[in-house]
Context: one part of a larger RNA
């Protein structure tokens, strides 16, 4: 390097904007680079392809003629690719109307639960366990009950096993701020402005740093009871960090999965849902974009999948080459660390 492939066998990048390669709609004119075709010199010789021929009995083998890629020059051809010029409207955007939705972002408010604490009233245990124990309380009045009062955190119901928006992460009490989004219809406007993306930048659960708060439940870790041959567990009682909130050019990882990259076209049915338009005889129905389930062709080792394909093709990108040694050493390159990126080999089987 060709080549095989990536849902589960090794292998899809955690998500996007996005630079360069490469890829790119319809129609005309021109050009003739790239493409085809012809001429012509080159392509030393040995090799080597093919064909003809000849010598060794054939055949390998040897020999002679002849062919050949290439790259240059010229000459013409013009389907296609590329440049140029000029139009087009189906891909892309833009505009108007509309409806949508837990999208984001700040302020503010809310009731219900949970502890604390005050009080009232009451009497003896609460608590927890498979059974206990530690454990609170202990007549100085607890747990249970009411009312008040502070505090933090998280939104019951609605709510969906088939709901919604969001690139991913990930979004849920309730009003307002601001910002933003696809989508529906209208067919105004612009006119190929585009798909994809190596370096790059940017977002990016959790836990973890760094500052300064803040702390009710929870609860690594610590510390006690059990349990048990032991029990550094699981069970129970307590309980720090942490969970929460600010600020950070931190962190950069996750079964960051639909284990399925992204656009775009084609290619069967039957169902059920969401949000628009619409038809209509108000039974129903179509039509776009999303969510599901079911099955057929076809694919696939088979599970399966199947217009939300893993089927058909076209573009770009990432990725993979036998377990283990290992996502480790060593270098490098971000980080306060903690680590995180890149990423082998010897040796083994």
């Nucleotide at each position: 390097u060709u080549g095989u492939g990536u849902u589960u066998a090794a292998a899809g990048g955690g998500u996007g904007c996005g630079u360069a390669c490469g890829c790119g709609g319809u129609u005309u004119a021109u050009u003739a680079a790239g493409u085809u075709a012809g001429u012509g010199g080159u392509u030393a010789a040995a090799u080597a392809u093919g064909u003809u021929g000849a010598g060794c009995u054939a055949a390998a083998c040897u020999c002679a003629a002849u062919u050949g890629u290439g790259a240059c020059a010229u000459u013409a051809a013009u389907a296609c690719u590329g440049g140029u010029a000029a139009a087009c409207u189906g891909g892309a955007g833009u505009a108007c109307a509309g409806a949508c939705g837990a999208u984001g972002u700040a302020c503010g408010c809310g009731g219900a639960a949970u502890a604390a604490g005050u009080u009232a009233a009451g009497u003896a245990c609460c608590g927890g366990u498979g059974a206990a124990a530690u454990g609170c309380a202990u007549u100085a009045g607890a747990u249970a009950u009411a009312a008040c009062u502070u505090a933090u955190a998280a939104c019951u119901c609605c709510g969906a096993u088939a709901g919604g928006g969001a690139a991913a992460g990930g979004c849920a009490g309730c009003u307002u701020u601001c910002c933003a989004g696809g989508c529906u219809g209208u067919a105004a406007c612009u006119g190929a402005c585009g798909g994809u993306g190596a370096u790059g930048c940017a977002c990016g659960a959790g836990a973890g740093c760094g500052u300064g708060g803040g702390u009710a439940g929870c609860g690594a870790a610590c510390a006690g009871g059990a349990u048990u041959a032991g029990a550094u567990a699981c069970c129970c009682u307590u309980g720090u960090a942490g969970u929460c909130c600010u600020c950070g050019c931190c962190c950069g990882u996750a079964a960051a999965c639909u284990a399925u990259g992204c656009u775009c076209a084609c290619u069967g049915g039957u169902u059920c849902u969401g949000u628009g338009c619409g038809a209509u005889a108000u039974a129903u129905u179509g039509u776009a974009c999303g969510g599901g389930a079911u099955u057929a062709a076809g694919c696939g080792a088979a599970a399966g999948u199947a217009u939300u394909a893993a089927g058909u093709g076209a573009g770009c990108c990432a990725c993979c080459u036998g377990g283990g040694g290992a996502g480790u050493a060593c270098g490098u390159c971000g980080g306060c660390a903690a680590c995180g990126a890149u990423g082998a080999a010897a040796c083994u089987c």
Model confidence (mean pLDDT): 80 of 100. This is a predicted structure of a 349-nucleotide part of an RNA (small-subunit ribosomal RNA, central domain) from an uncultured organism. The RNAcentral record of the full RNA draws on Greengenes.